[in-house]
RNA sequence: AUCUUAUCAAGAGCAGGCGGAGGGACAAGCCCGAUGAAGCCCGGCAACCGACUCGUUAACGCGAGCACGGUGCUAAUUCUUGCAGCGAAAGCUGACAGAUAAGAA
Numbered sequence: 001a002u003c004u005u006a007u008c009a010a011g012a013g014c015a016g017g018c019g020g021a022g023g024g025a026c027a028a029g030c031c032c033g034a035u036g037a038a039g040c041c042c043g044g045c046a047a048c049c050g051a052c053u054c055g056u057u058a059a060c061g062c063g064a065g066c067a068c069g070g071u072g073c074u075a076a077u078u079c080u081u082g083c084a085g086c087g088a089a090a091g092c093u094g095a096c097a098g099a100u101a102a103g104a105a
Base pairs, nucleotide, nucleotide: 002104003103004102005101006100007099008098013042016041017040018039022032023031024030026082027081028080029079043074044073045072048070049069050068052065053064054063055062056061078097083094084093085092086091
């Protein structure tokens, strides 16, 4: 890098530390940023996988809890649109793309 499945309208520091100008995948737009971007550390959120606990089942398993381990996330709906359908319009629906997790070759 590819494939499969699931999820993507909630949540998480508006005075934490270092850092210094960029960032929001891509394109367009629109935003965020020296009242300090990216990144790193700390804190936090969630609970996808594993562990553990409880309930249940003949068993496989299922449900609940926990947050110990592996990740993830922590402006704006995956910030909006990007293709198609419906609609007078506002807009709605579904794909594509993307992100994350678990698995496969």
Predicted 3D model of a 105-nucleotide RNA (SAM riboswitch aptamer (S box leader)) from Bacillus aerolatus. Its Rfam family is "SAM riboswitch aptamer (S box leader)". From the family's description: The SAM riboswitch is found upstream of a number of genes which code for proteins involved in methionine or cysteine biosynthesis in Gram-positive bacteria.